[in-house]
Context: one part of a larger RNA
RNA sequence: CUGGGCUUAAAGGGUGCGUAGGCGGUGUAGCAAGUCGGGAGUGAAAUACCCCAGCUUAACUGAGGAAUUGCUCUCGAUACUGCUGCGCUUGAGUGAGACAGAGGUAAGCGGAACUUAGGGUGGAGCGGUGAAAUGCGUUGAUAUCCUAAGGAACACCGGUGGCGAAGGCGGCUUACUGGGUCUCAACUGACGCUGAGGCACGAAAGCCAGGGUAGCAAACGGGAUUAGAUACCCCGGUAGUCCUGGCCGUAAACCAUGAGCACUUGAUUGAAGGGCCCUCCAUAGCCCUUCAGUCGGAGCGAAAGUGUUAAGUGCUCCGCCUGGGGAGUAUGGUCGCAAGGCUGAAACUC
Numbered sequence: 001c002u003g004g005g006c007u008u009a010a011a012g013g014g015u016g017c018g019u020a021g022g023c024g025g026u027g028u029a030g031c032a033a034g035u036c037g038g039g040a041g042u043g044a045a046a047u048a049c050c051c052c053a054g055c056u057u058a059a060c061u062g063a064g065g066a067a068u069u070g071c072u073c074u075c076g077a078u079a080c081u082g083c084u085g086c087g088c089u090u091g092a093g094u095g096a097g098a099c100a101g102a103g104g105u106a107a108g109c110g111g112a113a114c115u116u117a118g119g120g121u122g123g124a125g126c127g128g129u130g131a132a133a134u135g136c137g138u139u140g141a142u143a144u145c146c147u148a149a150g151g152a153a154c155a156c157c158g159g160u161g162g163c164g165a166a167g168g169c170g171g172c173u174u175a176c177u178g179g180g181u182c183u184c185a186a187c188u189g190a191c192g193c194u195g196a197g198g199c200a201c202g203a204a205a206g207c208c209a210g211g212g213u214a215g216c217a218a219a220c221g222g223g224a225u226u227a228g229a230u231a232c233c234c235c236g237g238u239a240g241u242c243c244u245g246g247c248c249g250u251a252a253a254c255c256a257u258g259a260g261c262a263c264u265u266g267a268u269u270g271a272a273g274g275g276c277c278c279u280c281c282a283u284a285g286c287c288c289u290u291c292a293g294u295c296g297g298a299g300c301g302a303a304a305g306u307g308u309u310a311a312g313u314g315c316u317c318c319g320c321c322u323g324g325g326g327a328g329u330a331u332g333g334u335c336g337c338a339a340g341g342c343u344g345a346a347a348c349u350c
Base pairs, nucleotide, nucleotide: 004321005320006319007304008303012318014201015200016199017198021194022193023192025088026087027086028085029084030083031082033081034080035077036076037075038074039073040072041071042070049065050064052062053061054060091191092188093187094186095184096183097182098181099180103177104176105175106174107173108172109171110154114150115149116148117147118146119145120144121143125136126135162169163168206247207246208245209244210243211242215241216240220236221235222234223233258317259316260315261314262313263312266295267294268293269292270291271290272289273288274287275286276285299306300305323350324349325348332343333342334341335340
């Protein structure tokens, strides 16, 4: 250096964009760097290998050969890789015409519920639990009706439904805006894939500044339970949850399954679009493409299972693993306001 692996045993980066690098469709012409062949020079000697010889043999010594897998020069070969030129259209993209969608951002609007405040009715309880009590209530609660204010979340539709790279996204309307699919085949002509560093996004909690606070609710207080009860249950309740701006950068960030391409029996359901059939439209039926599921064949797998959405068969690129504990600790570096994040050992021990 090669050889093994990563759903669950150690191991896929949280996700994307993309730099260097690696890899890369098809035809033709040229070059000849890689590659292949011939020749020449060199590759000191000794050692090691083969053979012969000399000491009675061996060790040892002498002679010859081969080897020295390399380097340099030269003459050629041109399939493959590479480089250069000219092309091609199937990869990739653009265009035209349609379509679906909780994709994103901002502004405005809406009703139900809840709490509070004011008023009316009413008059003794309410609330809560396994049972209670704390709590609320004659300064009139609970209940009920009217009015007002406020904040947060959007019932039904709603779905093994949809969209997004992931995190995630759900009332309605408008504006701006990203991506995708289908049909046509007009255009560009390999413009592609992956991606160390890098950059961006990234639930919840947490942090900073300002606002907001209905409900819920860490901490905290009280009532119970209990041997105790720093809990589970109950009554309260502050951060927080919400908004704006800025940090943090982590999750069982999970499909515990990286991305791309190609190939490999099937059945069935849903979502979007197109075509055929039909006089037209719609439905049904059949077919094609894309997406999302279920069940299963071969194969694979230790098994569970997976099975055209592979964990099958191959190729390209990246990340990661190497016994358990010590330990995601110490130390150094770096980022952060902090909390802490990223990188990340060893002694020792089994």
This is a predicted structure of a 350-nucleotide part of an RNA (small-subunit ribosomal RNA, central domain) from an uncultured bacterium. Its mean pLDDT, the model's own confidence on a scale to 100, is 86.